[in-house]
Context: one part of a larger RNA
RNA sequence: UGACGGGGGCCCGCACAAGCGGUGGAGCAUGUGGUUUAAUUCGACGCAACGCGAAGAACCUUACCUAGGCUUGACAUGCACGGGAAACGCUUUGGAAACAGGGCGCCCUCUUCGGAGUCCGUGCACAGGUGCUGCAUGGCUGUCGUCAGCUCGUGUCGUGAGAUGUUGGGUUAAGUCCCAUAACGAGCGAAACCCUUGUCUCCAGUUGCCAGCGGGUCAUGCCGGGGACUCUGGAGAGACUGCCGGUGUUAAACCGGAGGAAGGCGGGGAUGACGUCAAGUCCUCAUGGCCUUUAUGUCCAGGGCUACACACGUGCUACAAUGGCCGGUACAGAGCGUCGCCAACCCGCGAGGGUGCGCCAAUCGCAAAAAGCCGGUCUAAGUUCGGAUUGCAGUCUGCAACUCGACUGCAUGAAGCCGGAAUCGCUAGUAAUCGAGGAUCAGCCAUGCCUCGGUGAAUACGUUCCCGGGCCUUGUACA
Numbered sequence: 001u002g003a004c005g006g007g008g009g010c011c012c013g014c015a016c017a018a019g020c021g022g023u024g025g026a027g028c029a030u031g032u033g034g035u036u037u038a039a040u041u042c043g044a045c046g047c048a049a050c051g052c053g054a055a056g057a058a059c060c061u062u063a064c065c066u067a068g069g070c071u072u073g074a075c076a077u078g079c080a081c082g083g084g085a086a087a088c089g090c091u092u093u094g095g096a097a098a099c100a101g102g103g104c105g106c107c108c109u110c111u112u113c114g115g116a117g118u119c120c121g122u123g124c125a126c127a128g129g130u131g132c133u134g135c136a137u138g139g140c141u142g143u144c145g146u147c148a149g150c151u152c153g154u155g156u157c158g159u160g161a162g163a164u165g166u167u168g169g170g171u172u173a174a175g176u177c178c179c180a181u182a183a184c185g186a187g188c189g190a191a192a193c194c195c196u197u198g199u200c201u202c203c204a205g206u207u208g209c210c211a212g213c214g215g216g217u218c219a220u221g222c223c224g225g226g227g228a229c230u231c232u233g234g235a236g237a238g239a240c241u242g243c244c245g246g247u248g249u250u251a252a253a254c255c256g257g258a259g260g261a262a263g264g265c266g267g268g269g270a271u272g273a274c275g276u277c278a279a280g281u282c283c284u285c286a287u288g289g290c291c292u293u294u295a296u297g298u299c300c301a302g303g304g305c306u307a308c309a310c311a312c313g314u315g316c317u318a319c320a321a322u323g324g325c326c327g328g329u330a331c332a333g334a335g336c337g338u339c340g341c342c343a344a345c346c347c348g349c350g351a352g353g354g355u356g357c358g359c360c361a362a363u364c365g366c367a368a369a370a371a372g373c374c375g376g377u378c379u380a381a382g383u384u385c386g387g388a389u390u391g392c393a394g395u396c397u398g399c400a401a402c403u404c405g406a407c408u409g410c411a412u413g414a415a416g417c418c419g420g421a422a423u424c425g426c427u428a429g430u431a432a433u434c435g436a437g438g439a440u441c442a443g444c445c446a447u448g449c450c451u452c453g454g455u456g457a458a459u460a461c462g463u464u465c466c467c468g469g470g471c472c473u474u475g476u477a478c479a
Stems, first nucleotide, its partner, number of pairs: 001479002003476003007473007015463002019426005026317008034308002042053002064303003068299003073126001077125007085118001088105007108117003128292002131290003137286002139281003142277001144275001149188006155164003167180004194269004199237007209226002213224003240263001243257005319419001323378007335366003340359002345354003385416001390411007432455007
């Protein structure tokens, strides 16, 4: 100087407390461990691994296993030699493919006719490696933590390591600001600048809108028209403790109030200091070294990654009446669409099929929002709760759904009556609850992830205690 203390002081954070809802019990989904296996490819392991890499494992992917092939190679560059284009396609034999052999068809482009390009064969340099080392590395990332810290120049003090500044008194979300002060300044962080949302003004008016005017219809901005309103998207205004009162040291600031759409950082996002964990990644990529070279490379068929006594994590659905079922009816936002979204009509109980309008989309479509509201029914039961499991019959995608897809119909109708010890999230348009969209994607094991809106709470006395963190101080046999 740090680190540590079941030392002290001060202060924060859904850290506790106060509340609301869960997990832990059930069934299923998914990831992991374990076990099994020819293989169940690999990585990730407290927080910070475990719905993680994987924003899509039937084949492919695919790295794994079994079997069969190739060896200048699936891919790159160069050299030498050869070749009537010898490429390529069809067919046949080898169980399938790859590949090998046979048969048939076809015969590239430019040209100064020498050749050149492309291709094939042989040979040589070399290619190749998701092989190892993340403890050789770059890059990228997690984490403490959006915590308020981390430093430097000059000066001063100290023999020196170092200290001071950065401490003290207040204050703040903040090393934020004020005052004091052997310090005076400065940098990286904090804040601000950026995006979005909340109010208003101006400009613009189609594919959006419809107040007033006219026309038309069973009805609808449907038509003429209009720019008021909504909206769209450009440009501005607006919030700064600016104003008033009080407290305070005449300060910084805090408390209350006014006006205002908004008030003291208005809400949300992006933004992550010096560093820590030899944290993660050599399987994104790049890369040193090592290893491999008729194989640890490469092609291909089938299988596996989907196994299943069990254990754990994360979720979904429930156990019901604030509910289930049936009928009627209302209101979003954000997205996506031409290898696409698909209206309307017809067929089918349905998944879906047929025909086919429109739309490269503020125009057409996906599209029905759901919870809600109105009416009916069920009447406390393992039930008209719950939907697992299983049987049969089908639909769709795709070369192909046996291993191993999703969905539909009929039948079946399990556990489960609110969950032990323990443990998690959340402070407001939040929790809870309800649907909608998207990426990946032929299809989908999505209950995952990311986004969007609808309805919409309770509680916070407080900082004694648990956890994490910041500053000062103290002890230390630790570095």